Context: one part of a larger RNA
RNA sequence: UGACGGGGGCCCGCACAAGCGGUGGAGCAUGUGGUUUAAUUCGAUGCAACGCGAAGAACCUUACCUGGGCUCGAAGUGCACUUUGUCGUCGGUGAAAGCCGGCUAGGGAGCAAUCCCGGAGUGUAUAGGUGCUGCAUGGCUGUCGUCAGCUCGUGUCGUGAGAUGUUAGGUUAAGUCCUGCAACGAGCGCAACCCUCGCCCAUAGUUACCAGCGGUUAAAGCCGGGCACUCUAUGGGGACUGCCUCCGUAAAGGAGGAGGAAGGUGGGGAUGACGUCAAGUCCUCAUGGCCCUUAUGUCCAGGGCUACACACGUGCUACAAUGGGACGUACAGAGGGUAGCAAGACCGCGAGGUGGAGCCAAUCCCUAAAACGCCCCUCAGUUCAGAUCGCACUCUGCAACUCGAGUGCGUGAAGUUGGAAUCGCUAGUAAUCGCUAAUCAGCAGGUAGCGGUGAAUACGUUCCCGGGCCUUGUACA
Repeated sequence: UGACGGGGGCCCGCACAAGCGGUGGAGCAUGUGGUUUAAUUCGAUGCAACGCGAAGAACCUUACCUGGGCUCGAAGUGCACUUUGUCGUCGGUGAAAGCCGGCUAGGGAGCAAUCCCGGAGUGUAUAGGUGCUGCAUGGCUGUCGUCAGCUCGUGUCGUGAGAUGUUAGGUUAAGUCCUGCAACGAGCGCAACCCUCGCCCAUAGUUACCAGCGGUUAAAGCCGGGCACUCUAUGGGGACUGCCUCCGUAAAGGAGGAGGAAGGUGGGGAUGACGUCAAGUCCUCAUGGCCCUUAUGUCCAGGGCUACACACGUGCUACAAUGGGACGUACAGAGGGUAGCAAGACCGCGAGGUGGAGCCAAUCCCUAAAACGCCCCUCAGUUCAGAUCGCACUCUGCAACUCGAGUGCGUGAAGUUGGAAUCGCUAGUAAUCGCUAAUCAGCAGGUAGCGGUGAAUACGUUCCCGGGCCUUGUACA
């Protein structure tokens, strides 16, 4: 100087408390451990691994296993030689890859030899490796933590390591600001500048909109028309403790109030200092070293990654009446759409099929559910719950046996609110309801977004956890 303390002081955070809803019990989904296996590819392992890499394992992917092949190689580059004129096609064998055999076309310049350009083959230098080392590395990332810290120059103090500044008194979300001070300044962080939501104005008016005027219709911005309004999307305005009262050191600032769409950082996002964990990643990529080179490379078929006594994590669905079922009826946002989204119509109980208007989309399509109205069910393993299994189907795709999703009928398991323990959340939040997108032929209970409905509680900081500042002890570095 740090680190640590079941030392002290001050302060903060869904840290506790106050509340609401969960997990832990059940069934299933998914990841992991373990076990099994020819293989169940590899990595991630307290917080910070475990719906993680994987935004999608039937083949492919694929790195694993079994078997069958290739060896200048699946792809690329240079050189030399041979051959050919640009493409391809047929037969045999085979699971395919491959191997064996056959056929054929015929570029540009030039009279031609030949040259240019391109393909194939042979040889060679090379290639190739998801092989090892993340404890050789770059890059990227997690974490403490959006915590308020981390430093430097000069000066001063100290023999020195170092200190001071950065401590102190206030204050703040903040090393934020004020005052004081052997310090005076500065940098990286904080804040602001950026995006978005909330109010207003201007500009613009189609594909959006419809107040007034006219017309049409079963109804309808449907049409003429209009640019007011909504909206769209560009530019501005607006909030600064600016104003008032009080407190405060004539300070920083705090409490209350006015006006205001918004008030003291208005809500949300992006943004992550010096560093820590030899944290993670050599399987994104790059790369040193090492290793393989008729194989640890590469092609193919099939299998495996989907196994199952069990254990854990993360979820979904429930256990019901604030509910379940039938019928009726209403309202979003944000996205996506041409190898695509697909309306009306018709067929099918349904998944879906036929067909195809319209749309490269503010134009057309995908496109809501909970809620609301009315009726049934009356507390039961039920008109709860839906696992499991049987049969018959649909769709995608060469192909759904291993191993896809969905539909109908039947079957109708556990489960009656969950031990110890443990998680999230402070407002348009939790809870609850559906919708969209990426990946994607097909496949979401996952992920990333979007809107609808919409709470309760916070006395307080003693305690638990994590963190910041000062101080103290130490046999630790």
Model confidence (mean pLDDT): 83 of 100. Small-subunit ribosomal RNA, 3' major domain from a metagenome, 477 nucleotides, folded computationally.